[in-house]
């Protein structure tokens, strides 16, 4: 160079084209001598620009980043 797949809270992983869920982790409070464990609550997310839809995390189109094949 040319071709394939991947991108979602800190992580990891869901979501027929219709409110973005779920587990760990964080943090905050009860319980406790402590701590852990358990319970109850909070935290935060769709790579970026465009475009198609009434309506896009999902379709398309470029581009960024990451992986593979070929040469």
């Nucleotide at each position: 160079u040319g071709c394939c797949c991947c991108g979602u809270g800190g992580u990891g992983u869901a979501a027929c084209g219709g409110c973005a869920g779920c587990a760990c982790g964080a943090c905050u409070g009860a319980c406790u001598c402590u701590g852990g464990a358990u319970c109850a609550g909070u935290u935060a997310g769709u790579c970026g620009a465009g475009g198609u839809u009434c309506g896009a995390a999902u379709c398309c189109u470029u581009g960024c980043g990451g992986g593979g094949c070929a040469g």
Source information:
A computed fold for a 71-nucleotide RNA from a Gaiellales bacterium, annotated as transfer RNA. The prediction has a mean pLDDT of 80. Lineage of the source: Bacteria > Bacillati > Actinomycetota > Thermoleophilia > Gaiellales. It matches the Rfam family "tRNA". Rfam's curators write: Transfer RNA (tRNA) molecules are approximately 80 nucleotides in length. By type it is a transfer RNA. The RNAcentral record of the sequence draws on ENA.